The RNA shown here (transfer RNA) has 73 nucleotides and comes from a Coriobacteriia bacterium.

RNA sequence: GGGGCUAUAGCUCAGCUGGGAGAGCGCGUGGUUCGCAAUCACGAGGCCGGGAGUUCGAUCCUCCUUAGCUCCA
Numbered sequence: 001g002g003g004g005c006u007a008u009a010g011c012u013c014a015g016c017u018g019g020g021a022g023a024g025c026g027c028g029u030g031g032u033u034c035g036c037a038a039u040c041a042c043g044a045g046g047c048c049g050g051g052a053g054u055u056c057g058a059u060c061c062u063c064c065u066u067a068g069c070u071c072c073a
Stems, first nucleotide, its partner, number of pairs: 001072007010025004019056001027043006049065005
């Protein structure tokens, strides 16, 4: 220098041919318990790495770019 993969909640990750942003763990509140643990219910928390474009509409498609991993030099 060129190719590929990854980036979504505090953490680990889903999101299946473009339209509702989600799960588990964790956190908060409450119930069960004398208390803890455990379990159940409810809740808070992310504008999807950044920018631009296409589209009525983008986590998803196109371009540029940042970081990490990897392959070829």

The coordinates come from a structure-prediction model, not an experiment, and the mean pLDDT is 82. The sequence was found in a public genome assembly. Rfam family: tRNA. By type it is a transfer RNA.